Background:
A computed fold for a 73-nucleotide RNA from a Patescibacteria group bacterium, annotated as transfer RNA. The sequence was found in a public genome assembly. The prediction has a mean pLDDT of 82. Its Rfam family is "tRNA". Rfam links the family to the GO term triplet codon-amino acid adaptor activity. It is annotated as a transfer RNA.
[in-house]
RNA sequence: GGGCCGUUAGCUCAGUUGGUAGAGCGCCACUGUCGCAUAGUGGAGGCCAGGAGUUCGAAUCUCCUACGGUCCA
Numbered sequence: 001g002g003g004c005c006g007u008u009a010g011c012u013c014a015g016u017u018g019g020u021a022g023a024g025c026g027c028c029a030c031u032g033u034c035g036c037a038u039a040g041u042g043g044a045g046g047c048c049a050g051g052a053g054u055u056c057g058a059a060u061c062u063c064c065u066a067c068g069g070u071c072c073a
Stems, first nucleotide, its partner, number of pairs: 001072007010025004019056001027043005049065005
């Protein structure tokens, strides 16, 4: 320098043919306990790495940039 893959909640990851973004763990509150843990119920937390384009509509399609992984030179 070039090819491919990835970037979504605090962490690990889903997200189907483009149609209002989810799970587990964690966090907060409540129930329960003398108390803690386990368990149950409810809740908060994300404009999807950044920008531009296409579209009535983009996490999803296209382009550029950044970062990480991997391969070639």